[in-house]
């Protein structure tokens, strides 16, 4: 220096352009003498940054930034 992948919920991770899930965790309640397991409900993100395309963008495009890989 160039080529590839990757960034989305606290943690792993899905997610055809058309209002974002999923499993663990975490809270509440039931359950118990308590706990832990189950059993029912919730809270939790605007999808790395900026920018463009489009009626609509996490997704497409263009820059940057971090991680990892691979050719010099």
């Nucleotide at each position: 220096a160039c080529c590839c992948g990757g960034c989305u919920a606290g943690c792993u991770c899905a997610g055809c352009g058309g209002u974002a899930g999923a499993g663990c965790g975490c809270c509440u309640c039931g359950u118990u003498c308590a706990c832990a397991c189950c059993g029912a409900g919730g809270a939790g993100g605007c999808c790395g940054g900026c920018g463009g395309u489009u009626c609509g963008a996490a997704a497409c495009c263009g820059u940057c930034g971090c991680c990892g890989g691979g050719u010099a």